[in-house]
Context: one part of a larger RNA
RNA sequence: UGACGGGGACCCGCACAAGCGGUGGAGCAUGUGGUUUAAUUCGACGCAACGCGAGGAACCUUACCAGCCCUUGACAUCCUCAGAAUCCAGAAGAGAUUUUGGAGUGCCACUUCGGUGGAACUGAGUGACAGGUGGUGCAUGGCUGUCGUCAGCUCGUGUCGUGAGAUGUUGGGUUAAGUCCCGCAACGAGCGCAACCCCUUUCGUAUGUUACCAUCAUUGAGUUGGGGACUCAUGCGAUACUGCCAGUGACAAACUGGAGGAAGGUGGGGAUGACGUCAAGUCAUCAUGCCCCUUAUGGGCUGGGCUACACACGUGCUACAAUGGGCGAUACAGAGAGUUGCAAUACCGCGAGGUGGAGCUAAUCUCAGAAAGUCGUUCUUAGUUCGGAUCGCAGUCUGCAACUCGACUGCGUGAAGUUGGAAUCGCUAGUAAUCGCGAAUCAGCAAUGUCGCGGUGAAUACGUUCUCGGGUCUUGUACA
Repeated sequence: UGACGGGGACCCGCACAAGCGGUGGAGCAUGUGGUUUAAUUCGACGCAACGCGAGGAACCUUACCAGCCCUUGACAUCCUCAGAAUCCAGAAGAGAUUUUGGAGUGCCACUUCGGUGGAACUGAGUGACAGGUGGUGCAUGGCUGUCGUCAGCUCGUGUCGUGAGAUGUUGGGUUAAGUCCCGCAACGAGCGCAACCCCUUUCGUAUGUUACCAUCAUUGAGUUGGGGACUCAUGCGAUACUGCCAGUGACAAACUGGAGGAAGGUGGGGAUGACGUCAAGUCAUCAUGCCCCUUAUGGGCUGGGCUACACACGUGCUACAAUGGGCGAUACAGAGAGUUGCAAUACCGCGAGGUGGAGCUAAUCUCAGAAAGUCGUUCUUAGUUCGGAUCGCAGUCUGCAACUCGACUGCGUGAAGUUGGAAUCGCUAGUAAUCGCGAAUCAGCAAUGUCGCGGUGAAUACGUUCUCGGGUCUUGUACA
C1' cells in the first nucleotide's frame, strides 16, 4: 500500500421490511445430470451453466454411429497432355458412383485456309500441396459475461517522507453521482459521472397522398366531388433551466413547499459499461502459434443417432374452477410482415383445408376475426358442462420422403390435479398481474421458447435492527 475480520462509523440497492403474484405438489413442453446405446456429436457448471451456443435436428443441417465407396482429393494455385463448353436419353446400384449411346463445335488473335496459339470450362497424369468442427481458451487475437451504470480509477508539476509511499482523492455540508459548494500544501489535468444521440409526452409551423372529414352536395360505404379546419404522417422549430416565489441553510452548494405549466427538479424509456477482477467463456463463428492425422483424425453416399428412459434438478405452459366453464349477440388497438410472397369476394367441406384468383413491390391491397371487455342465457359446488394428459379411429397440409421422428382437424376416450412441506423467485406505476396481436428463423414444425406490440390495470414502502451485495472513512492483523 492492499486484502481480510462472526471490528467500528456513515451511506446506497426490490437487500430486508410492507404488499401483490409465483416456483417447490399435478400433467405436459423444454434444457441438464445420470443411465442406456453401435452412436445417443461437441461446448457451457455457484451468482455469471441448465427454453444456454441452437433466431427452427424427418433427409439436408451434422460435427456422432454402421455399412458402401474415393485418394492431388468436395475446394485453391502452378505444370504437361487431350477435348469447346454444354445438352438429351438408356442400363446397373440403397445411393455415392460406374457405364453406354446421341446431339454439339462457339469466343478472341494469327493464318500458307491445312491449321496454330489464347481466355473460360471439362477429363487424365505428376508432384509441390489441399483438407481436418483433431488437441491446447493455461500459448494467443478478436468478441463476450461478471462485479456494475457501481462511482470510482489515475496522471503532470509541487510539497512531505531515508524509503516503500503519502498529499491531491482526506475534512464540513450536499448529490443519483470524485455532483456541486466551503475549507485545506497543494495547483491543475485525463478516463469515468452528467450533457451532447434516439424514442416518448405538449405546442407552433410547412406540406397534404395512399392518410383525414367540420362545413356543402352525394353514397350501401370518406364511396365520389370538394375541403386544408381536425386526426395522422413527414420535416423544421419551441419548451424545463431550481428560471420565479416563500422557508431552511454558512451570505454557499443545496433541500422542503408553492405558483405557472402538457410535463418539475435526471419528466419516462433506450443506446452508452472507466482502471481493473475472475489464467471467467469461446481454437466448434472467425483468425492464429505450436503439436498431431495425411489411401485418413481428410472427402462422398445410404440408413440410423442427436427425439433413448428406472430416476434427479433447472426454466416454462396448462390447470385444479363460479371474479368461472359453455352458447348467442356486440365494441375498441398498436407494432410488424408480404412478389420463390401476402392473398380478398365467391363456391365446396362440421373442420384442418380445398377450388379459384380480384388486388398489392404496399399510409392504397392482403395477412386480419384482436382477446380480455359489454349484453343476454345456461350450469349450481360435483372430480363436475372444471381439467385436459393418454389412447383408438378417420382425415388435412408441407415435403423425393412424416416408421423411427412433423404440425393441424373431426369423432370417441377422458388420467393426475380440490391451491401445493422445508425452502425459494420476481416486481415500486402505466410497474406487477392479466388479455390477446406480430416478427425473426422457416418447405413444414415439435414456439408453451425468444424478441417486440398494444388492451385492462392494482396493492404497498413505518423504517434501516436484521439477511445479501456494494461504496467511503477508520481500526486490528502470525496474510501478500
The part of an RNA shown here (small-subunit ribosomal RNA, 3' major domain) has 480 nucleotides and comes from a metagenome. It matches the Rfam family "Bacterial small subunit ribosomal RNA".